[in-house]
RNA sequence: GCCGGUGUAGCUCAGUGGUAGAGCAACUGUCUCGUAAACAGUAGGUCAUUGGUUCAAUUCCAAUUAUCGGCACCA
Numbered sequence: 001g002c003c004g005g006u007g008u009a010g011c012u013c014a015g016u017g018g019u020a021g022a023g024c025a026a027c028u029g030u031c032u033c034g035u036a037a038a039c040a041g042u043a044g045g046u047c048a049u050u051g052g053u054u055c056a057a058u059u060c061c062a063a064u065u066a067u068c069g070g071c072a073c074c075a
Stems, first nucleotide, its partner, number of pairs: 001071007010024004018055001026042005048064005
């Protein structure tokens, strides 16, 4: 340099053109002599960035960017 995958909550990951979810973690409460566990609840998101298409984009398209892999280059 070329090709392809991935980017969504603190972490690991779903998801669909029409109000964005789960598990774990965090916090609060119940329980306990206390802790853990268990149970109930609460909070937590510019859906990588920019632009385009659309009545409507996290979803489709393009570019950019980060990361992973393959190939090439590497006297």

This is a predicted structure of a 75-nucleotide RNA (transfer RNA) from uncultured Prochlorococcus sp. The coordinates come from a structure-prediction model, not an experiment, and the mean pLDDT is 80. It was read from a public genome assembly. It matches the Rfam family "tRNA". Rfam describes the family as follows. Transfer RNA (tRNA) molecules are approximately 80 nucleotides in length. By type it is a transfer RNA. Taxonomically the source falls in Prochlorococcus (Bacteria, Cyanobacteriota, Cyanophyceae, Prochlorococcaceae).